[in-house]
Context: one part of a larger RNA
RNA sequence: GGCGCACGGGGGAUGCCUCGGCAUUGAGAGGCGAUGAAGAGCGUGGAAGUCUGCGAAAAGCUUGGGGGAGCCGACAAACAGGUGAUGAUCCCGAGAUCCUCGAAUUGACAUGCAAUGAAUUCAUAGUUGCAUGUGGCCAACCCAGGGAAUUGAAACAUCUUAGUACCUGGUGGAAAAGAAAGAAAAAUCGAUUCCGUAAGUAGCGGCGAGCGAAAGCGGAAGAGCCCAAACCGGAGGGGUUUCCUCUCCGGGGUUGUAGGGCCACUCACAUGAGAGUUACAAAGCGGCGGCUAGCUGAACAGCUUGGAAAGGCUGACCAUAGACGGUGACAGUCCGGUAAGCGAAAGUCGAGCGCCUCUCGAGUGGUACCUGAGUAGGACCAUGCACGUGAAACGUGGUCUGAAUCUGCGGGGACCAUCCCGCAAGGCUAAAUACUCCUCAAUGACCGAUAGUAAACUCAGUACAGCGAUGGAAAGGUGAGAAGAACCCCUGCUAGGGGAGGAAUGUGAACCUGAAACCGUGUGCUU
Numbered sequence: 001g002g003c004g005c006a007c008g009g010g011g012g013a014u015g016c017c018u019c020g021g022c023a024u025u026g027a028g029a030g031g032c033g034a035u036g037a038a039g040a041g042c043g044u045g046g047a048a049g050u051c052u053g054c055g056a057a058a059a060g061c062u063u064g065g066g067g068g069a070g071c072c073g074a075c076a077a078a079c080a081g082g083u084g085a086u087g088a089u090c091c092c093g094a095g096a097u098c099c100u101c102g103a104a105u106u107g108a109c110a111u112g113c114a115a116u117g118a119a120u121u122c123a124u125a126g127u128u129g130c131a132u133g134u135g136g137c138c139a140a141c142c143c144a145g146g147g148a149a150u151u152g153a154a155a156c157a158u159c160u161u162a163g164u165a166c167c168u169g170g171u172g173g174a175a176a177a178g179a180a181a182g183a184a185a186a187a188u189c190g191a192u193u194c195c196g197u198a199a200g201u202a203g204c205g206g207c208g209a210g211c212g213a214a215a216g217c218g219g220a221a222g223a224g225c226c227c228a229a230a231c232c233g234g235a236g237g238g239g240u241u242u243c244c245u246c247u248c249c250g251g252g253g254u255u256g257u258a259g260g261g262c263c264a265c266u267c268a269c270a271u272g273a274g275a276g277u278u279a280c281a282a283a284g285c286g287g288c289g290g291c292u293a294g295c296u297g298a299a300c301a302g303c304u305u306g307g308a309a310a311g312g313c314u315g316a317c318c319a320u321a322g323a324c325g326g327u328g329a330c331a332g333u334c335c336g337g338u339a340a341g342c343g344a345a346a347g348u349c350g351a352g353c354g355c356c357u358c359u360c361g362a363g364u365g366g367u368a369c370c371u372g373a374g375u376a377g378g379a380c381c382a383u384g385c386a387c388g389u390g391a392a393a394c395g396u397g398g399u400c401u402g403a404a405u406c407u408g409c410g411g412g413g414a415c416c417a418u419c420c421c422g423c424a425a426g427g428c429u430a431a432a433u434a435c436u437c438c439u440c441a442a443u444g445a446c447c448g449a450u451a452g453u454a455a456a457c458u459c460a461g462u463a464c465a466g467c468g469a470u471g472g473a474a475a476g477g478u479g480a481g482a483a484g485a486a487c488c489c490c491u492g493c494u495a496g497g498g499g500a501g502g503a504a505u506g507u508g509a510a511c512c513u514g515a516a517a518c519c520g521u522g523u524g525c526u527u
Base pairs, nucleotide, nucleotide: 001526002525003524004523005522006521007520008519009518015512016477017476020447021446022444023443024442025441026440027439028438029436030435031137032136039101040100041099042055043054044053046079049075050074051073061095062094063093064092065091066090070083071082072081108134109133110132111131112130113129114128115127116126141172142170143169144168145167146166152159156206182189183188193220194219195218196217197216203211204210224428225427226426227372231251232250233249234248235247236246237245238244239243256406258371259370260369261367262366263365264364265363266362267361272360273359274358275357276356284355285354286353288350289349290348291347292346294342295341296340300315301314302313303312304311316333317332318322324336325335326334377401378400379399380398381397382396383395384394387413408423409422410421411420412419464471465470484511487499488498489497490496
């Protein structure tokens, strides 16, 4: 020096654990903000720092409930000083206070009103004041205005990726759509939305890559309405004033087997019938139920091992409760709970029960007054439709044009005829559907500290890096209980160690277990 054995150091793998995450289900909630939000700064305690709470009334104030013995939040123990059965601390409801920045506002914009008031007489513009509203934040969902490229086509240009990402605006708890100028082709259906199927079909497509329906059928849900106009009445204004016309208000009226208006005629009509707070008119009260604190809540002992019993043995008990968690090892009967039952002064939500509120007709004949105009349609150019210009209907837009009026108009995938279907150019509308920043309850062949959120840790979007946009960690475990090692000894009175104490010290704070690399000490064999 090598190999082996034993014992250590070192290191932090592994096992076990979990006040943290992840995912899902069911309910709820779906907003906050000029009455100043979200967020930030600075303060605030007897006491230095950080977190939490709060705001110069500052770990708090008032009040209404709950609760019932201690309390003055956490790291974090002690000290100082207080407080509480005249009910504190604590929990819930309501209120008060609420520094500075921040939309941040002594502003801007919009609307209304008033005053004032140019060129320019009246007026208008403008100016000023007052009132009301908006503004900003926020996870996804939704609608709209804009809108890529990488990529695929094995290159690439039409095409695809994709109307995706992204930007902007806007609303709501959902949004959007929606009561046929529809779909169809049969003896038809009857608003919209969503799911399944139809169907990877019909089609589209450098007919390449790819894109890709609809009707119908089966389900979820289910709801229909209001204006404009004709005509009538009222008020006001203008004009060439027996008249015409405009504006406002009320009545009337809302349809496609056309409907309505007007005129004439006939019948019916209320101690009745119907409807209603999400559209179709609109407000409230009471009762009922839930949410925001809580309350009651069964049943076990002995012996034994042990530091400790919930383990073992023996004998019992409860159960509408043998879910779960904790307790010195594994507890139905020790604790919190669980099953079951009960509870609200105040605030808030819901269903729609009562009160309450609202509405009340139809037919026959005639007349030809009304039924949404720079609209429908057309040309050119785009674009949306699964549909790339194609035979390209249909919808939407830009430019230029431009009807009809129910004997009317649109559609049925060029176009024409027949036939059939519908009634555009005004509006509202719940449910079934989408999502989850957030709250509650529950679950997991989800993770278990290099995993699971980036973040289990008083101190994480922290430390740190970057001018900045931005990037972005590491770091859990003594023990049942600090009982955190009194006292003695070695020493430099430091580190460390030896006794003692204590279930265990091989649990000693660099603390559960404690692998390997690596470094030693002793010893055997060998060179």
A computed fold for a 527-nucleotide part of an RNA from Pirellula sp., annotated as large-subunit ribosomal RNA, domain I. It was read from a public genome assembly. The coordinates come from a structure-prediction model, not an experiment, and the mean pLDDT is 81.